[in-house]
Small-subunit ribosomal RNA, 3' major domain from an uncultured bacterium, 475 nucleotides, folded computationally.
Rfam family: Bacterial small subunit ribosomal RNA. Gene Ontology terms of the family: structural constituent of ribosome and ribosome.
The coordinates come from a structure-prediction model, not an experiment, and the mean pLDDT is 83.
The RNAcentral record of the full RNA draws on ENA and SILVA.
Context: one part of a larger RNA
């Protein structure tokens, strides 16, 4: 100087407490361990691995396994020699890769050859093989915590200290005051984006107050720019004003005005560093290793196994509910090998159909919870929907292993869950639906967004991180 303490002090944070909703019990989905397997490819392992890489494993993907093939190779560049378009199509063999055969099938040329391509040979290619403890890059985490340092000066033999400690204050090393320090840098804050109020500009595809027309009805038409909205610009919030407290400071408390008040709300932004943290399987890369195979092509299988164990979710156990009928109100997105309306067929998934739309115009589209009415009445039930049988639909060469959806039948466990444990302080939790990426289809109940309805709780003793202090068996 740091680290550490079941030392003391101060302070903060859903850290505890107070509360709301869960998890832990059930069924299913998903990831993991384990076991199994020819293979169940690999990585990730306390927080910070386990709905994680995977924003799409039937083939492909695919890295694994079995079998069948190839060896200058599936891919790149160059050289030498020899040949010819490449390729398409048909036939034969085959699971295919591929092999053989038939047919069709080049351009330029100075006639040397060149382009393109095949074969042989050579130099090489190739490797998701190893090492993340050789690395770059990227990322997680402490932590959006308030810290981490430097120059000069001063002090100390020196390591180093000072500054950065102290008194206040703050979300903040934020600011003020003091001080052998004076300044500065990276962080904090602000600048950027979204959102909340108002104004200006603009007015189609959006809007419709007033005027006119038309209709069964609808901004449907003429028209209008007021309003909503759209999207560009601007205003606005700064402790600016008032009172009190305070060291006359910084600031704090209360108030006015205001759409908004003391960082308005949200996002992006992550200091010096820590964990030899993660990634050689995104990529790049040193070294090592393979080279008729650890490369490469194909078919099939596997990654989907199942006595078990754990994590994360979904659906429930019902009456603040289930079912049936009627009826409202969103936002944000996506759409041309695409989204698809009306209409017709089907109980339905879906099929036919094809208007319109490269989209503020058309479509996906119905929002759901809600509201109104009806029914059920505490029963493992009109709760719950697993499982299984049957019949179908869709995508796709192809749904046996191993897709999703529909209908009929079947109706399992489940009575609110032990020890324990998680999230959350406001438009939040909870609850309700909607969209998107990936994507032929989909195991999505995941993830990322969007809006609707909309609570409970208010204190610092204890447990985890920050600051200075003290002790010290540590470095």
């Nucleotide at each position: 100087u740091g680290a550490c303490g079941g030392g003391g002090g101060c302070c903060c944070g859903c850290a505890c407490a107070a509360g709301c909703a869960g998890c832990g019990g059930a069924g299913c989905a998903u990831g993991u361990g384990g076991u199994u397997u020819a293979a169940u490819u690999c990585g990730a392992c306390g927080c910070a691995a386990c709905g994680c890489g995977a924003a799409g494993a039937a083939c492909c993907u695919u890295a694994c396994c079995a079998g069948g093939g190839c060896u200058u190779g599936a891919c790149a560049u160059g050289c030498a020699c020899g040949g010819g378009a490449a390729u398409g199509u048909c036939g034969u063999a085959g699971a295919a890769a591929u092999a053989c055969g038939g047919c069709a099938g080049c351009c330029c040329u100075u006639c040397g050859g060149g382009g393109c391509u095949c074969g042989u040979g050579c130099a090489c290619a190739g490797g998701u093989g190893g090492u993340g403890c050789a690395u770059g890059g990227c990322u997680g985490u402490c932590g959006u915590c308030a810290g981490c340092u430097c120059g000069u000066g001063u002090c100390g033999u020196g390591a180093g200290a000072u500054g950065u400690u102290g008194g206040g204050u703050u979300a903040a090393g934020u600011c003020c005051c003091g001080c052998a320090a004076c300044g500065a840098g990276c962080g904090c804050a602000a600048c950027c984006c979204c959102u909340g109020u108002c104004c200006c500009u603009a007015g189609u595809u959006g809007c419709c107050a007033g005027c006119g027309g038309a209709u069964a009805a609808u901004g449907c038409c003429g028209g209008g720019g007021a309003c909503u909205c759209u999207a560009g610009g601007g205003a606005g919030a700064c402790u600016g004003c008032c009172g009190g407290u305070g060291a006359c400071a910084a600031a704090c408390c209360g108030g006015a005005g205001g759409a908004a008040g003391g960082u308005g709300g949200g996002a992006a932004u992550g200091a010096c560093g820590u964990c030899a943290a993660g990634u050689c399987a995104u990529c790049a890369u040193g070294c090592c290793c393979c080279u008729u195979a650890u490369g490469u092509c194909c078919u099939g299988g596997g990654c989907u196994a199942c006595a078990c164990a754990c994590g994360u979710g979904c659906u429930a156990c019902a009456u603040u509910g289930g079912c049936c009928g009627g009826u409202a109100c969103a936002a944000a997105g996506g759409g041309c090998u695409g989204c698809a309306a009306a209409c017709c067929c089907g109980u339905g998934a879906g099929g036919g159909g094809g208007a319109g739309c490269g989209a503020a115009u058309c479509c996906c589209a119905a929002a759901a919870a809600g509201c109104c009415g009806g029914u059920c009445c505490c029963g493992g039930u009109u709760c719950g929907g697993a499982u299984u049988g049957g019949a179908g639909g869709c995508u796709g060469a192809a749904a046996c292993u191993c897709g999703c959806c529909u209908c009929c039948a079947u109706g399992a466990a489940g009575g609110c869950g032990g020890a324990g444990u998680u999230g959350c302080u406001a438009g939040u939790a909870a609850u309700c639906g909607c969209g998107g990426a990936u994507c032929a289809g989909c195991a999505a109940c995941g993830c990322c967004g969007c809006g609707g309805u909309g609570a409970u709780a208010c204190a610092u003793u204890c447990u985890c991180g920050g600051c200075g202090u003290u002790g010290c068996a540590c470095a």